[in-house]
RNA sequence: GGGGCUAUGGUGAAAGGGUAUCAUGCAGCAAUCGCACUGCUGAGUUUCGAGUUCAAUUCUCGGUAGCUCCA
Numbered sequence: 001g002g003g004g005c006u007a008u009g010g011u012g013a014a015a016g017g018g019u020a021u022c023a024u025g026c027a028g029c030a031a032u033c034g035c036a037c038u039g040c041u042g043a044g045u046u047u048c049g050a051g052u053u054c055a056a057u058u059c060u061c062g063g064u065a066g067c068u069c070c071a
Stems, first nucleotide, its partner, number of pairs: 001070007010024004018054001026042005047063005
């Protein structure tokens, strides 16, 4: 210098154009003499910019970061 892959709650992952979900973690409540376990409830997310579309996590282009291959 060129090619490929990835970027989603605190963490790890689904969602393949139509209200972003699951596990775990966190907070509150219940239960217990108390802690843990358990049950219920809640808060918290699409890397950035532009484009296409009625509608973009998803499709296109560019940027950034990480990993990898070639030179």